[in-house]
RNA sequence: AGAGUCGGCCAGGCAAUCGCUGCUAAUUAUGGUUAGUAGAGGAAAGUCCGGGCUCCAUAGGGCGAGGUGCCAGAUAACGUCUGGACGGCGUGAGCCGAUGGAAAGUGCCACAGAAAAUAUACCGCCUGUUUGCAGGUAAGGGUGAAAUGGUGCGGUAAGAGCGCACCGCGCUGCCAGUAAUGGGAGUGGCAGGGCAAACCCCACCGGGAGCAAGACCAAAUAGGGAAACAAUGGUGCGGCCCGCACUGUUUCCGGGUAGGUUGCUUGAGGUGUAUGGUGACAUACAUCCCAGAUGAAUGAUUGUCCUCGACAGAACCCGGCUUAUCGGUCGACUCUUUCU
Numbered sequence: 001a002g003a004g005u006c007g008g009c010c011a012g013g014c015a016a017u018c019g020c021u022g023c024u025a026a027u028u029a030u031g032g033u034u035a036g037u038a039g040a041g042g043a044a045a046g047u048c049c050g051g052g053c054u055c056c057a058u059a060g061g062g063c064g065a066g067g068u069g070c071c072a073g074a075u076a077a078c079g080u081c082u083g084g085a086c087g088g089c090g091u092g093a094g095c096c097g098a099u100g101g102a103a104a105g106u107g108c109c110a111c112a113g114a115a116a117a118u119a120u121a122c123c124g125c126c127u128g129u130u131u132g133c134a135g136g137u138a139a140g141g142g143u144g145a146a147a148u149g150g151u152g153c154g155g156u157a158a159g160a161g162c163g164c165a166c167c168g169c170g171c172u173g174c175c176a177g178u179a180a181u182g183g184g185a186g187u188g189g190c191a192g193g194g195c196a197a198a199c200c201c202c203a204c205c206g207g208g209a210g211c212a213a214g215a216c217c218a219a220a221u222a223g224g225g226a227a228a229c230a231a232u233g234g235u236g237c238g239g240c241c242c243g244c245a246c247u248g249u250u251u252c253c254g255g256g257u258a259g260g261u262u263g264c265u266u267g268a269g270g271u272g273u274a275u276g277g278u279g280a281c282a283u284a285c286a287u288c289c290c291a292g293a294u295g296a297a298u299g300a301u302u303g304u305c306c307u308c309g310a311c312a313g314a315a316c317c318c319g320g321c322u323u324a325u326c327g328g329u330c331g332a333c334u335c336u337u338u339c340u
Base pairs, nucleotide, nucleotide: 001336002335003334004333005332006331007330008329009328010327012305013304014303015302016301017300018299020039021038022037023036024035025034026033027032041311045322046321048320049319050318051317052316053210054209055208056207060242061241062240063239066205067204068203069202070084071083072082073081074080085099086097087096088095089094100201101200105199106198107195108194109193122141123140124137125136126135127134128133149167150166151165152164153163154162168190169188170187171186172185174183175182176181214262215261216260217259224253225252226251227250228249229248233247234246235245236244269288270287271286272285273284274283275282276281306309
């Protein structure tokens, strides 16, 4: 100097004029006016997970639907995050992982190929030969994603774990580690592979509906009509059973209202410091209040500056994940080249 990897911060600024919403204070003709103060995001998006809160409801147990899937931690909890193990990619910093079990069972592996499980012999090699064939073989070749452990030596008619050495695999036990796992030793010629993001098995989790939940007030109508079942019953809780509570339930036709208040923002809250921890984070102290609209509030104009502004607007709240994205800036690390 160039190329990369990981992490953090910002998200047009300033000024003037008018305009909008909440809160506080004063004033009021109860219609409002004035002043002060606050006023969309890093993703507010997707509605993919987890909860807080409300109701069913007095609220249990079991099964099941469903979800997660290496180990240990963090957290209110999670399918999230942190650290580690193993596997894969990368020269590397790093990144990714749908990461339990195939010796419980069932199932699938198209085409090609002789053969993909009841394993076999197409070409080839060896022996015999009446030249028709018979026997042996799976080392070599071919097909395929995958061919019955791999490499080497010996042996053989030619070969083959047939034997041996090493590697692989199974079993047994030792050491290190909380564990996942790793290392070593002995032993056996050795159950042919893959797929569980196939069914399944194992371990753990596992009510439902949702702020259009719910509560209160006001107003209006027709406290309407018909039918069915009925305490050995019926109803209630997405499904089933037990249990519990209550005593009526269901279907059809017809009529009225849908306005206001609340829920609604002080929180598993933000920031700073210290301590503990590898870290996620926890504890203590101090400090701050930071949108609550309801056909939906923050906009318009002018001037100026430069980094010339992308993706894009809260609607009960919070913790994550995923997706979109113009630029600017800070820190650490890796590789290449050059100079000293």
A computed fold for a 340-nucleotide RNA from a Gammaproteobacteria bacterium, annotated as Bacterial RNase P class A.
Rfam family: Bacterial RNase P class A. Rfam links the family to the GO terms ribonuclease P activity, tRNA processing and dimeric ribonuclease P complex.
It was read from a public genome assembly, where an Rfam model found it.
NCBI's taxonomy places the organism under Bacteria, Pseudomonadati, Pseudomonadota, Gammaproteobacteria.